[in-house]
The prediction has a mean pLDDT of 83. This is a predicted structure of a 92-nucleotide RNA (Glycine riboswitch aptamer) from Nocardiopsis ansamitocini. Its Rfam family is "Glycine riboswitch aptamer". Rfam's curators write: This family represents the bacterial glycine riboswitch.
RNA sequence: UGAUACCGCACGGGAGAGACCCCGACCACGGGGCGCCGACGGGGCAAGACUCCCCAGCUAACCUCUCAGGCACCAAGGACCGUGUGGAUAGG
Numbered sequence: 001u002g003a004u005a006c007c008g009c010a011c012g013g014g015a016g017a018g019a020c021c022c023c024g025a026c027c028a029c030g031g032g033g034c035g036c037c038g039a040c041g042g043g044g045c046a047a048g049a050c051u052c053c054c055c056a057g058c059u060a061a062c063c064u065c066u067c068a069g070g071c072a073c074c075a076a077g078g079a080c081c082g083u084g085u086g087g088a089u090a091g092g
Stems, first nucleotide, its partner, number of pairs: 001091001006087008018034001020033005035071003041067001042065003048058001
């Protein structure tokens, strides 16, 4: 000096699934029941590398499981994407 990969911040975009049944009740609210959703989080697995070989271990997701969470609109949240910005690192 400084990254196109990394981390953070701000703004913008951002899906899915019962206005189901019962009770309390005016209710779309609270509790229970059944059903459903996956793109916060969490769990699980491949190829692969390692090894003479095998076993074991390491190892991913938007895959999968739905534990948690969520399921009218609104609100909140939201992986990911875009723009801007800050930071250090590799490198020069």